[in-house]
RNA sequence: CGCUGAUAAAGGCAAACCCGUCGAAAGGCGGGGACGCAAAACCACCGGUCUACAGGUCCCCAGGGACCCAGGACAGCGGGGUUGCCGGC
Numbered sequence: 001c002g003c004u005g006a007u008a009a010a011g012g013c014a015a016a017c018c019c020g021u022c023g024a025a026a027g028g029c030g031g032g033g034a035c036g037c038a039a040a041a042c043c044a045c046c047g048g049u050c051u052a053c054a055g056g057u058c059c060c061c062a063g064g065g066a067c068c069c070a071g072g073a074c075a076g077c078g079g080g081g082u083u084g085c086c087g088g089c
Base pairs, nucleotide, nucleotide: 002089003088004087005086012037013036017032018031019030020029021028022027035076041082042081043080045079046078047077048074049073050072055068056067057066058065059064
C1' cells in the first nucleotide's frame, strides 16, 4: 500500500419507544433508552423513498376539499466520493 473481517483487544455509534424543543409536514436537535451496525464516521453527486408550506389546476355550501409538484427531508434504502481503529493474508 492492496485485499479482507475468523478469533479477538481497546473502544465507538445508537433503532423502536418516552420526555422536551424546532418545523406546515416529512423530519431534525437535546436527554433517557438499545434494535442493531466493521465504517450505523462525513458528503444529497446518481437512483430510490417520505412530506407538500409556498405555487399551479379543478371543485365548492366560498369555511374548505381533491390532484400535481421539491425549493424540504432520509447518509440506519442502494450506488458513489472522502477519512478512520485493531487484526489476518

The RNA shown here (c-di-GMP-I riboswitch aptamer) has 89 nucleotides and comes from Thioalkalivibrio sp. XN8. The model forms 95% of the base pairs in the Rfam consensus. Taxonomically the source falls in Thioalkalivibrio (Bacteria, Pseudomonadati, Pseudomonadota, Ectothiorhodospiraceae). The prediction has a mean pLDDT of 87.